Predicted 3D model of a 494-nucleotide part of an RNA (small-subunit ribosomal RNA, 5' domain) from an uncultured bacterium.

Context: one part of a larger RNA
RNA sequence: GAUGAACGCUGGCGGCGUGCUUAACACAUGCAAGUCGAACGAACCUUCGGGUUAGUGGCGGACGGGUGAGUAACGCGUGAGAAUCUGCCCUCAGGAGGGGGAUAACGGUUGGAAACGACCGCUAAUACCCCAUAUGCCUACUGGUGAAAUGAAUUUCGCCUGAGGAUGAGCUCGCGCCUGAUUAGCUUGUUGGUGAGGUAAUGGCUCACCAAGGCUUCGAUCAGUAGCUGGUCUGAGAGGAUGAUCAGCCACACUGGGACUGAGACACGGCCCAGACUCCUACGGGAGGCAGCAGUGGGGAAUAUUGGACAAUGGGCGCAAGCCUGAUCCAGCCAUACCGCGUGUGUGAAGAAGGCCCUAGGGUUGUAAAGCACUUUAAGUUGGGAAGAAAAGUUAUUGGUUAAUACCCAAUAACCGUGACAUUACCAUCAGAAUAAGGACCGGCUAAUUCCGUGCCAGCAGCCGCGGUAAUACGGAAGGUCCAAGCGUUAAUC
Numbered sequence: 001g002a003u004g005a006a007c008g009c010u011g012g013c014g015g016c017g018u019g020c021u022u023a024a025c026a027c028a029u030g031c032a033a034g035u036c037g038a039a040c041g042a043a044c045c046u047u048c049g050g051g052u053u054a055g056u057g058g059c060g061g062a063c064g065g066g067u068g069a070g071u072a073a074c075g076c077g078u079g080a081g082a083a084u085c086u087g088c089c090c091u092c093a094g095g096a097g098g099g100g101g102a103u104a105a106c107g108g109u110u111g112g113a114a115a116c117g118a119c120c121g122c123u124a125a126u127a128c129c130c131c132a133u134a135u136g137c138c139u140a141c142u143g144g145u146g147a148a149a150u151g152a153a154u155u156u157c158g159c160c161u162g163a164g165g166a167u168g169a170g171c172u173c174g175c176g177c178c179u180g181a182u183u184a185g186c187u188u189g190u191u192g193g194u195g196a197g198g199u200a201a202u203g204g205c206u207c208a209c210c211a212a213g214g215c216u217u218c219g220a221u222c223a224g225u226a227g228c229u230g231g232u233c234u235g236a237g238a239g240g241a242u243g244a245u246c247a248g249c250c251a252c253a254c255u256g257g258g259a260c261u262g263a264g265a266c267a268c269g270g271c272c273c274a275g276a277c278u279c280c281u282a283c284g285g286g287a288g289g290c291a292g293c294a295g296u297g298g299g300g301a302a303u304a305u306u307g308g309a310c311a312a313u314g315g316g317c318g319c320a321a322g323c324c325u326g327a328u329c330c331a332g333c334c335a336u337a338c339c340g341c342g343u344g345u346g347u348g349a350a351g352a353a354g355g356c357c358c359u360a361g362g363g364u365u366g367u368a369a370a371g372c373a374c375u376u377u378a379a380g381u382u383g384g385g386a387a388g389a390a391a392a393g394u395u396a397u398u399g400g401u402u403a404a405u406a407c408c409c410a411a412u413a414a415c416c417g418u419g420a421c422a423u424u425a426c427c428a429u430c431a432g433a434a435u436a437a438g439g440a441c442c443g444g445c446u447a448a449u450u451c452c453g454u455g456c457c458a459g460c461a462g463c464c465g466c467g468g469u470a471a472u473a474c475g476g477a478a479g480g481u482c483c484a485a486g487c488g489u490u491a492a493u494c
């Protein structure tokens, strides 16, 4: 000097940040991912315009948010590379012909305490299947294989195929990244080859066979520790320490394992199995996962509200209106850090009283107080009052589209109108010095000294050292010094 600090004493206001570093311990409760009726059948309501919804279906739940357990690794950083995929988005080219069978919802019967089912029957689709077609793909060049939804509507939004782009992701390599030799040898899918399988893709990734290799004192292997980086702190620098907040990457989601779906996961608020734990049970069987936001217990020196709003920014869905969003924006708590302001200003010697010291003359506290004259920041009262808001919507005009003066899209103009914060910022008004100062230290280092008490006691102490009867070093007082809404102490680091 610095800190995500804690502790002691003290504490007026505002701005702006930060806030479980410990038990990746266990979690009550609420919320944190839905949306689309312009894909579909059905039920209900209806002002007959339409609306609501469980189910089928689509898109999204792979983003956003949390944590740092594991990991010494192509994990991260940096630079290169080839054997890959990429929903939504953009550009270009082409297409959408014909047909079919189911199934949930629903109805009936029925099982179970529940969770949840079973059987029979009916029905739809942008759900599913078949045929046809083809710029594609495979090929031994003969052939093989492979698509759609004319759905709402006739404007656009959608569907299918191919090519390219953008974005995102997977893979490979060079170099760099802690400690220990009181760890010296390690390795059998191990190292390489051939062939096959598998993958989006290269590859011992996996398998069969063949060879016997591969790594290592330039530290392999083993053990310990640890998420990495941009950065942060310090330092003249070199360097050292560190990796909270913010940003990028990685890993994880009660513990271990597994796949399914999908463009993308081996998936925090999906599925299956095993385990530990908790809960329900009619004992047959079931349910759960806060390292999301709040909050609880526990641990700890120690770390906050079971708040408001989607107004803004952004995300998901939707043609849109809109809905959802503990992301986010705000508010609350804490002197936890930084910054700013205030706690009055001027005058005032009878140098008051009181305190303390004294050589008893006086000195000091001290212009300090009182008194007098002023001011009103901040806090308080009352009133006014922005910006954060652009959109969306309605009407009109023009242009595009079209058979169309319907719709729809774009631009312009007018109108209307959306704020959680918020009793906002800010401005004005009112009253009155009124509501606002402490902490540590005073032997030397180190700025600042006297008296009393104590008597190697009680105690102090960062180091040197003080204390055994005049202690500037202990305790109190007076005075002084340094900082100041803080001041000291402790801890770790430079």
Stems, first nucleotide, its partner, number of pairs: 003491001005490005012341004017336001019333001020299001025297003029294003034059003039056002042053004066252003075177007084169002089165007097131004106121006136145003151157002178224003185215003190212008227249004231242004254275005277288004305331001307330003313327001314325004344374004354365004378435001380430001382428003388421001393415008438483005443464003449478005459466002
Its Rfam family is "Bacterial small subunit ribosomal RNA".